[in-house]
RNA sequence: GCCGAUGUAGCUCAGCUGGAAGAGCAGCUCACUCGUAAUGAGCAGGUCUGGGGUUCGAGUCCCCACAUCGGCUCCA
Repeated sequence: GCCGAUGUAGCUCAGCUGGAAGAGCAGCUCACUCGUAAUGAGCAGGUCUGGGGUUCGAGUCCCCACAUCGGCUCCA
């Protein structure tokens, strides 16, 4: 340099055919317990990598860029 995949909550990941952004774990509060763990109930947590475009409407489609990972090629 070329090709491909991935980018969504603190972490790991869902999100179908474009139509109200979710789960588990972690965190916080309460219950339970002599206490802790476990368990149960609840709460909080999001510029959906960035920019632009299409559309009545974009996490989802199109373009560009960035980051991570993998493959290929070249040079020293």
About this RNA:
A computed fold for a 76-nucleotide RNA from a bacterium, annotated as transfer RNA. It was read from a public genome assembly. It matches the Rfam family "tRNA". Rfam classes the family as a transfer RNA.